[in-house]
RNA sequence: UCGUUAUUAAGAAAGGUGGAGGGAAUAGACCCUGCGAAACCUUAGCAACCCUUUGUUCAUGCUGAAUUUGUUUCAGUAUCGCACAAAGAAGGUGCUAAAUUCUACUGUUCACACUGAACUUGUUUCAGUAUAACAGAGAGAUAACUC
Numbered sequence: 001u002c003g004u005u006a007u008u009a010a011g012a013a014a015g016g017u018g019g020a021g022g023g024a025a026u027a028g029a030c031c032c033u034g035c036g037a038a039a040c041c042u043u044a045g046c047a048a049c050c051c052u053u054u055g056u057u058c059a060u061g062c063u064g065a066a067u068u069u070g071u072u073u074c075a076g077u078a079u080c081g082c083a084c085a086a087a088g089a090a091g092g093u094g095c096u097a098a099a100u101u102c103u104a105c106u107g108u109u110c111a112c113a114c115u116g117a118a119c120u121u122g123u124u125u126c127a128g129u130a131u132a133a134c135a136g137a138g139a140g141a142u143a144a145c146u147c
Stems, first nucleotide, its partner, number of pairs: 003145006013043005021032003026104004044096003049092002051088006058081001059079008100139001105136005111131001113129006119122001
């Protein structure tokens, strides 16, 4: 650097240095910030991806028994195996304003509003636009693995 998988509305901040920006990028909105931004350092914390322990199911191997002799059944046992559950936090990462701050692309649905069309002239029907809700995609972030 490429790719795969999982997660992405939970959670957790103080101090020092620093001195004007920051919230990934583009656009819009909104927000944080001289009551001190980014960045770096220290300490503390959160979480539980990797990790550790225990348990269960399954799988596989081995042993024994039964037998209808089969890709059979039952019992025991082992496993750096898979999955799930519970507990833990030493270590490797990560994180510690706001949902990944929100929206952007697609689909569905309901209501209201607006615009246009139709004729049966109405609490009508159809189409479109905007808003909203939900689902998904895309992008990003983090972890584990991989080339």
This is a predicted structure of a 147-nucleotide RNA (SAM riboswitch aptamer (S box leader)) from Tenacibaculum platacis.
Rfam family: SAM riboswitch aptamer (S box leader). Its family is annotated with regulation of gene expression in the Gene Ontology.
The coordinates come from a structure-prediction model, not an experiment, and the mean pLDDT is 78.
RNAcentral holds the sequence, with entries from ENA and Rfam.